[in-house]
The RNA shown here (SAM riboswitch aptamer (S box leader)) has 98 nucleotides and comes from uncultured Phascolarctobacterium sp. RNAcentral holds the sequence, with entries from MGnify. Rfam family: SAM riboswitch aptamer (S box leader). Rfam links the family to the GO term regulation of gene expression. The source organism's lineage runs through Bacteria, Bacillota, Negativicutes, Acidaminococcales and Phascolarctobacterium.
RNA sequence: UUCAUCAAGAGUAGCCGAGGGAAUGGCCCUAUGAAGCUACGGCAACCAUCACUAAGUGAACGGUGCCAAAUCCAACGGAGUAACAUCCGACAGAUGAA
Numbered sequence: 001u002u003c004a005u006c007a008a009g010a011g012u013a014g015c016c017g018a019g020g021g022a023a024u025g026g027c028c029c030u031a032u033g034a035a036g037c038u039a040c041g042g043c044a045a046c047c048a049u050c051a052c053u054a055a056g057u058g059a060a061c062g063g064u065g066c067c068a069a070a071u072c073c074a075a076c077g078g079a080g081u082a083a084c085a086u087c088c089g090a091c092a093g094a095u096g097a098a
Base pairs, nucleotide, nucleotide: 001098002097003096004095005094006093011040012039013038014037015036019029020028021027024074025073026072041067042066043065046063047062049059050058051057052056071092076089077088078087079086
C1' cells in the first nucleotide's frame, strides 16, 4: 500500500500499586485493585494443517489475534424529523492475509 472482517464469543489466580477505555468531546471502568508482568484457562477460525470431494462444511495439534460496554457512543457527509429519535455512508482505528 491492497483486500477482508469489526452488533456474536471468551477469565481466573499470583506479583505490583493508579490509572485505563487510540486520539477530541461525552459516557464509563477502577483500592470489592487500573495499566503492566507471569502462570494456567478460554473464545474465535484470518493463515497453515487435517477430514469429507472442487464450491462448501467440519475439526482445532501449529502462526497470529482476542477474552467490560457495538471499534463504548459521537464527531464529517447524506436520508429522515417541527425538533429529537432512527438509518446509511465516509474518515480514523484494530486484526489478519498478501